[in-house]
Context: one part of a larger RNA
RNA sequence: CAGUGAACGCUGGCGGCGUGCUUAACACAUGCAAGUCGAACGAGAACGGAACUAGCUUGCUAGUUUGUCAGCUAAGUGGCGGACGGGUGAGUAAUGUAUAGUUAAUCUGCCCUUUAGAGAGGAAUAACUACUGGAAACGGUAGCUAAUACCUCAUGCUCCUUCUAUCUUAAUGGUAGUUGGGAAAUGUUUUUUCGCUAAAGGAUGAGACUAUAUGGUAUCAGGUAGUUGGUAGGGUAACGGCCUACCAAGGCGACGAUGGUUAGCGGGUCUGAGAGGAUGAUCCGCCACACUGGAACUGGAACACGGACCAGACUCCUACGGGAGGCAGCAGUGAGGAAUAUUGCGCAAUGGGGGAAACCCUGACGCAGCGACGCCGCGUGGAUGAUGAAGGCCUUAGGGUCGUAAAAUCCUGUCAGAUGGGAAGAAACCUGUAUAAGUUAAUACCUUAUACACUUGACGGUACCAUCAGAGGAAGCACCGGCUAACUCCGUGCCAGCAGCCGCGGUAAUACGGAGGGUGCAAGCGUUGUUC
Repeated sequence: CAGUGAACGCUGGCGGCGUGCUUAACACAUGCAAGUCGAACGAGAACGGAACUAGCUUGCUAGUUUGUCAGCUAAGUGGCGGACGGGUGAGUAAUGUAUAGUUAAUCUGCCCUUUAGAGAGGAAUAACUACUGGAAACGGUAGCUAAUACCUCAUGCUCCUUCUAUCUUAAUGGUAGUUGGGAAAUGUUUUUUCGCUAAAGGAUGAGACUAUAUGGUAUCAGGUAGUUGGUAGGGUAACGGCCUACCAAGGCGACGAUGGUUAGCGGGUCUGAGAGGAUGAUCCGCCACACUGGAACUGGAACACGGACCAGACUCCUACGGGAGGCAGCAGUGAGGAAUAUUGCGCAAUGGGGGAAACCCUGACGCAGCGACGCCGCGUGGAUGAUGAAGGCCUUAGGGUCGUAAAAUCCUGUCAGAUGGGAAGAAACCUGUAUAAGUUAAUACCUUAUACACUUGACGGUACCAUCAGAGGAAGCACCGGCUAACUCCGUGCCAGCAGCCGCGGUAAUACGGAGGGUGCAAGCGUUGUUC
């Protein structure tokens, strides 16, 4: 000099774009953050519709009935999604990350393409009903019922598996035949559609392995028994001491093993001419974690932040028998701290989940609020104006300086203010009409495509534009001995004080305090911390 997720002091007009717990991975009141599908299923507690009755205001209120009104739907069975998205950086110096490879050692729901298929049956169970336990959380017994829930049989290829032949390889693997084995929902809707099963391929995503690189410490020098390798078996989607039994005695280390210590890694960011050094907030990729520890279930994928089990600490409820909870999601609270925001609006856009769709959900996201925290832009007026006014300060007492500065005159109208107009961000879906194609007996219906019309904005009456008024509402902070741009007077008298370094102050202090003047930067200026 440059930088900062900064803080502090003084000051503070506006806007745009960013950014905001770096400390206690401390504890959390409250609300929301993951649901959806009735076109899978039984059912009907609500709401709506329809019918009847009464009152009458003559189309409203009240009551009753109705499920062949399924429009709709609480709870339940079932499907898909809760493994994404969002947060944090505790752990981890290598089961991580980065780069380059290997997978002939692997898996991959939803999506796309292709081929083949979906035959015959069965037994339950929740909901519900009855009884019943408990303060509650939550149950128990008996009975009834459905499915795209569950089970059995059949069929079955290029699937799995046994064996044989042949080709090939470093190992592996390919082809042909053969033994044994394994599927499904004719389910839903309105026929179409959407789904189901098996196989092959693709796409996407993931797992595993290898090499190299990736802190500091030798005031850590030896460390290792599943340890290193082999055989056999188990296990996994998959190789492997991953695990087990047996056998051998290996494998690592001054090119730093092992130990202790610190730390998420990278793209990047800051600095620097570069080489380097420092750093890893925001954004993107990967990893790890979800009160602490552990082991699993389901599933294509988790050993699962808002799932389940066990143990522990803590908090809460209790009828003392027993139960409930997990903000390192978004807001918010307490605590800690020098220090870090609203218990806001909306799903209009983008994206995600479910659904045939309408649509529902979405603290992701889009916006708004707060903070000069940062960067950028604009303004706080312009021109004329000498008797160089008054006043302040200095003075050699003549004058000098603040200073064209003010006043005064003539203008302008940015921002802020008032009034009026007023966007883009919206593409669509749906619905209606028309045309075409498919289906069909059909110019019905339905499906698909195209065109037209209709509809949807949180921000927000915002941005922007026009008009009105009027210089009106808008400048500070630090410094002035040298480094370093900028000097005089008064006060003080080694005192009070200053100070980044050198150093000032003991009676003429350009260095302390005040004033006038000046210098620098400017809605900021200075100080402190920290990096180069």
The part of an RNA shown here (small-subunit ribosomal RNA, 5' domain) has 532 nucleotides and comes from an uncultured bacterium. RNAcentral holds the full RNA, with entries from ENA and Greengenes. It matches the Rfam family "Bacterial small subunit ribosomal RNA". Its family is annotated with ribosome and structural constituent of ribosome in the Gene Ontology.